Small-subunit ribosomal RNA, central domain from an uncultured marine eukaryote, 350 nucleotides, folded computationally. The coordinates come from a structure-prediction model, not an experiment, and the mean pLDDT is 86. The RNAcentral record of the full RNA draws on ENA and SILVA.
Context: one part of a larger RNA
Order: sequence, then C1' cells, then structure tokens
RNA sequence: UUGGGCGUAAAGCGUUUGUAGGUUGUUUUGUAAGUCUAUUGUUAAAGAUCGAAGCUUAACUUCGAAGAUGCGGUAGAAACUGCUUAACUAGAGUAUGGUCGAAGUAGAAGGAAUUUCCAGUGGAGUGGUGAAAUGCGUAGAUAUUGGAAAGAACACCGAUGGCGAAAGCAUUCUAUUAGGGUAUUACUGACACUGAGAGACGAAAGCUAAGGUAGCAAAUGGGAUUAGAUACCCCAGUAGUCUUAGCUGUAAACGAUGGGUACUAAAUAUUGCACGUAUCGACCCGUGUGGUGUUAAAGCUAACGCGUUAAGUAUCCCGCCUGGGGAGUACGCUCGCAAGGGUGAAACUC
Repeated sequence: UUGGGCGUAAAGCGUUUGUAGGUUGUUUUGUAAGUCUAUUGUUAAAGAUCGAAGCUUAACUUCGAAGAUGCGGUAGAAACUGCUUAACUAGAGUAUGGUCGAAGUAGAAGGAAUUUCCAGUGGAGUGGUGAAAUGCGUAGAUAUUGGAAAGAACACCGAUGGCGAAAGCAUUCUAUUAGGGUAUUACUGACACUGAGAGACGAAAGCUAAGGUAGCAAAUGGGAUUAGAUACCCCAGUAGUCUUAGCUGUAAACGAUGGGUACUAAAUAUUGCACGUAUCGACCCGUGUGGUGUUAAAGCUAACGCGUUAAGUAUCCCGCCUGGGGAGUACGCUCGCAAGGGUGAAACUC
C1' cells in the first nucleotide's frame, strides 16, 4: 500500500461557519466528453504461450501462428454519468399567524446570609479537635439587641425538566439581539449535503493593564500528628476567585459514540405546538408533529451492551488508527509577553 477498523482494545478534530474539492431530487430536449459495440492502424526484435522442424534426446536453436494491454482513426448505440434545453415540487429556503425557553448582551432593582465598624446589654471565657495547641478575649471577646458599610453568590420553585453549535446558561424586572418547533399551504424552484486549507467561538487555571477584595483560598507562617511530615487535621493568610479591555487556546472539552439522508416491532414517562372529543371554562382522553428519558423485538457486538436519539440496514462527504516503551519527547518551522500551544520523528529497547 491493500485490507480491516475508530463507545470501552490504537483510532471522531472541543464546537461551528464556510472556500476549493467530492457527492447530489423528479420529468423532458439535444449532444456524444465518459461508457458500450463493430472495424482498422500501431503496440520493434528477442523473450513468454501454442504448433512444427534441426542438432542421437534434453537444454538450446530455427520457422510459423495466435493472443494480451495501451494509444489513435472510422462507423454506430443513447440506458446510465457529464454538458445542454424546457419544466416540476416531495429536499432546501422565504413569507404569515399564534407559541416556547436558566439562549446572548446591556441596564436597573431585591431579600437572606457572611465579614467588618459604631452603639447598648453583659462579665469570662471563646474557638477548634480523635485529643489538643497555636489563635481571639478584662485595652471587655464569644453571646445578644439596634444601626451602618462592603463584596460575592442567588435558598425554596428545581425536575429523569428547559435553552444553546459546543464551551455553557438560574433572584426579579426592563430594553435589545438571535434561535427552535408548530400551523396555514401563499411564494422561490434543487438554491442541497459534506467540507482539505481558512475564519469565528471556546470551562478552569495562567499572563498584561486599570479597578475591586466580603467569604473562600494555591504559596507562605504558626500549632498538632509522626521515626520524619516540605502532607492529611487546626489557627492565620497573599496571589487568585469578581469587574473592564486584551492575550492564552487547552480539559476525562465525554454520549470516551463526526455530520447529512433514507429505511426497520412495540410499550411507557416527560416537555413544546396544532387539531379533535369533552366542558361554562381549564384538566383528562385521542390524533399529528418536534425534543428529552427508560424498558425492549429483529438485527448488531469479542463481550459489556446498543437498539427509530442505533453501536441495526444502506449511501455521500470529512477526520483519524496500524505492537508496547522511547514520546506527544528531540530537531526544524510556526503562534504566544511569558507559561506554553500546534505540527511531530529517529536511534535504541522489549
């Protein structure tokens, strides 16, 4: 390479937009590039294959024949692919109606708790642990009452729930931006899918600058424990955690499962919309459709398990894997302020 694979054995890019490329609905006209048929030229000789002949045979040599593959010419076929012509509506999109949600951004408001400060009461402990001690406290702590300030996070509702491409999103209200699904079938008429490069977003930690700092808390100090204890436990405590503007670009970024389309038993729960039944009305019940779960037939799987939200049956496109270690290392290139990221070997060894 071929082949075979990618939930857990090696292997799905963290997610998405989209360029080139690849792939692409139904009917029709023409064409003949691909495709197919016939014929023809060429595809040197030698060799190989077949049939003969010659050396006593064989090897070997000679003669003859046929074939293969590629390329070209000519004549045809028109189903499929391509191009072209004209249409269609089942894919896709637009419009309209009502609807859904912790989707994003900005602003405003709120209560509980915590800590600190002020004042009152009070008068000896408190705090912490397995037990203690460090710590705090007669300069009045802890406790309790009233008041003030600050920052961060939003109990209950809350869920197997919802939304978002993923990361993620939850007090309330307002403004604004975006999206999904559903119904009407009005419009466009294949406008689609995937997507190498490329762009955008991307938890936490970290970095730069300016703010902020209640609680928590790497580092650090002290007290314990211990043979030791650079830990686990306790008392303190700085970066950080928060805001704004940038950078970084990684995670067990997980469903360890790339995206699209079609098909293939059911049952049950829940959530959004529409319709029907019913009702004064709302539930309930039924049907259709979109999501989220559980159980399970067939099928698949090494097994576990998956099972209409497939890991089933097919197809299109992309990414990735090829024994363990060395190693996600070295070198080079590239990105970054740095930390580091991306790309990514070999020797050697088992």